[in-house]
RNA sequence: UGAUUGUUUCAGGGGGUGGUGAGAUUCCACACCGGUGGUUAUAGUCCACGAGCGGGGUGAUAAGCCUUUGCCGAUUUGGUGAAAUUCCAAGACCGACGGUACAGUCCGGAUGGGAGAAACAGUUU
Numbered sequence: 001u002g003a004u005u006g007u008u009u010c011a012g013g014g015g016g017u018g019g020u021g022a023g024a025u026u027c028c029a030c031a032c033c034g035g036u037g038g039u040u041a042u043a044g045u046c047c048a049c050g051a052g053c054g055g056g057g058u059g060a061u062a063a064g065c066c067u068u069u070g071c072c073g074a075u076u077u078g079g080u081g082a083a084a085u086u087c088c089a090a091g092a093c094c095g096a097c098g099g100u101a102c103a104g105u106c107c108g109g110a111u112g113g114g115a116g117a118a119a120c121a122g123u124u125u
Base pairs, nucleotide, nucleotide: 002124003123004122005121006120007119008118009117010116016030017029018028019027031105032104033095034094035049036048037047038046044093045092052071053070054069055067056066057065058064075091076090077089078088079087097108098107099106
């Protein structure tokens, strides 16, 4: 220095004002937010992953666990540059499930799970 094993810790933000209404942080107008790794140059919208919803296996038809399995949102124009759907300017767009007056922002599953990040220790090169 590389590889690898283990332990610990960490690992998601955002509804304010007004309107209508019996009732809305859910509708309307304006507002606000952006997980992880990658990428010649910094990304909510590129590529991939996690999360979410299913299928399959195991199990007892359960819980749990496994999975090489399916589904899974959204960007344009101009500028600079060697290089940017990532920067700058302008204009757009998107956001699981259950609850409730229709929810990216409230409540709930969740004191959960987690891509991954860091530190420490061991083994090995």